RNAcentral holds the full RNA, with entries from SILVA. The part of an RNA shown here (small-subunit ribosomal RNA, central domain) has 346 nucleotides and comes from a metagenome. The coordinates come from a structure-prediction model, not an experiment, and the mean pLDDT is 86.

Context: one part of a larger RNA
RNA sequence: CUGGGUUUAAAGGGUGCGUAGGCGGUUAGAUAAGUCAGUGGUGAAAGGUUGCCGCUUAACGGUAGAAUGGCCAUUGAUACUGUUUAACUUGAAUCAGGAUGAGGUUAGCGGAAUGAGACAUGUAGCGGUGAAAUGCAUAGAUAUGUCUUAGAACACCAAUUGCGAAGGCAGCUAGCUAGACCUAGAUUGACGCUGAGGCACGAAAGCGUGGGGAGCGAACAGGAUUAGAUACCCUGGUAGUCCACGCCCUAAACGAUGCUUACUCGUUGUUUGGACGUAAGUUUGAGCGACUAAGGGAAACCGAUAAGUAAGCCACCUGGGGAGUACGCUCGCAAGAGUGAAACUC
Numbered sequence: 001c002u003g004g005g006u007u008u009a010a011a012g013g014g015u016g017c018g019u020a021g022g023c024g025g026u027u028a029g030a031u032a033a034g035u036c037a038g039u040g041g042u043g044a045a046a047g048g049u050u051g052c053c054g055c056u057u058a059a060c061g062g063u064a065g066a067a068u069g070g071c072c073a074u075u076g077a078u079a080c081u082g083u084u085u086a087a088c089u090u091g092a093a094u095c096a097g098g099a100u101g102a103g104g105u106u107a108g109c110g111g112a113a114u115g116a117g118a119c120a121u122g123u124a125g126c127g128g129u130g131a132a133a134u135g136c137a138u139a140g141a142u143a144u145g146u147c148u149u150a151g152a153a154c155a156c157c158a159a160u161u162g163c164g165a166a167g168g169c170a171g172c173u174a175g176c177u178a179g180a181c182c183u184a185g186a187u188u189g190a191c192g193c194u195g196a197g198g199c200a201c202g203a204a205a206g207c208g209u210g211g212g213g214a215g216c217g218a219a220c221a222g223g224a225u226u227a228g229a230u231a232c233c234c235u236g237g238u239a240g241u242c243c244a245c246g247c248c249c250u251a252a253a254c255g256a257u258g259c260u261u262a263c264u265c266g267u268u269g270u271u272u273g274g275a276c277g278u279a280a281g282u283u284u285g286a287g288c289g290a291c292u293a294a295g296g297g298a299a300a301c302c303g304a305u306a307a308g309u310a311a312g313c314c315a316c317c318u319g320g321g322g323a324g325u326a327c328g329c330u331c332g333c334a335a336g337a338g339u340g341a342a343a344c345u346c
Base pairs, nucleotide, nucleotide: 004317005316006315007300008299012314014201015200016199017198021194022193023192025088026087027086028085029084030083031082033081034080035077036076037075038074039073040072041071042070049065050064051063052062053061054060091191092188093187094186095185096183097182098181103177104176105175106174107173108172109171110154114150115149116148117147118146119145120144121143125136126135162169163168206247207246208245209244210243211242215241216240220236221235222234223233258313259312260311261310262309263308266291267290268289269288270287271286272285273284274283275282276281295302296301319346320345321344328339329338330337331336
């Protein structure tokens, strides 16, 4: 290079936007670069290869051919690709009207619970466990009532629900804001798909500065358990968890399944639109689920939300360990992240 693959065997980038590049709808004309055909030239010789021949054979040598799969020139062909011209509307987009949602962000507000404080009632226990103990409590706890206050999270609704590119998003209200969807038309006229680099976003933990700190709770301390118990259980408890700003950039970042487009028997539930209908219902879109035909698959299973049938583009894989390590480089305050071997060994 060819070829084969990527749900679970090695292998889909965490996700999007997008540069270069690759690929690209319908009709007609021009051109003839790619493409195809003819002709001519060149492609040295030797070597190699095939046939024949010569030294007694072979090595060696002679001769003829094929090959040298290429390049150049020229004459043609024009289906496809390219370039260009003119046009089209079905891909794509815009406009109008509608309706939907935990989409994002900022501000305000709310109730339950929990902790704390004050006062009142009240007296000996409370708490915790498998059982206990540490702990709290006569300096009046636990419990009950009223008031005040703090921080965090939002029961029911709630769903196999919905929204978002992914991460993710849930009390209520308002402001600002993004997207997808439906309807019948109008407009632009291929404006498209993918996307190496690049840019942006990216749970949790962690880091920096300043706040905040109720509950929970790494570390830590004590009590138990145990042969031991640096654990599981219990009592406490610091970082952290929360907010603002700035970093970090990783996850079983999972559907372990890249994106886009077309095609392929049906049944059923649900969310949200449209049309018809008094209604029951029928039908037509866009999602989210379940079961399956054909087909696929090593099987489990997938099956119009494909892992089926095809096309385009990107990413990635090539035995286990060594190793996601070493070295170098880039990024980072650091932690570390990204890129990423070899010796050796089985």